[in-house]
Molecule: SAM riboswitch aptamer (S box leader)
Organism: Scopulibacillus darangshiensis
């Protein structure tokens, strides 16, 4: 980097360092010196792994959170291509694309 697969409406500090940027991309709309990114501490969750029950297996139910990741403004902040209901609202429903993360494969 590519492929497969699962999930993406919940959750998470008024701490320290740091100093201007950040929210993937597009168009929006936001966040930021009442301090951005990043790092540390802290926390959340429970995908893998772990423990227990059931199950022939696949798997499934529950548990802990010491291990491997992940995450901690706004639904993946909204939209980006298509369909539908509706009947005119900057609205609603839904499929897809893209993206993120885990696990597996190349």
């Nucleotide at each position: 980097c590519u492929c497969u697969u699962a999930u993406c409406a919940a959750g998470a500090g008024a701490g320290g360092u740091g100093g201007a940027g950040g929210g993937a991309c597009u168009g929006g709309c936001c966040c930021g010196a009442u301090g951005a990114a990043a790092c540390c501490c802290g926390g959340c969750a429970a995908c893998c792994g772990c423990c227990a029950g059931c199950a022939a297996c696949a798997g499934u139910u529950g548990g802990a959170a010491a291990g491997g990741u992940g995450c901690c403004a706004a639904u993946u902040c909204c939209c980006g291509c298509g369909a539908g209901a509706g009947c005119u609202a900057u609205g609603c429903u839904u499929g897809g694309c893209a993206g993120a993360u885990g696990a597996g494969a190349g």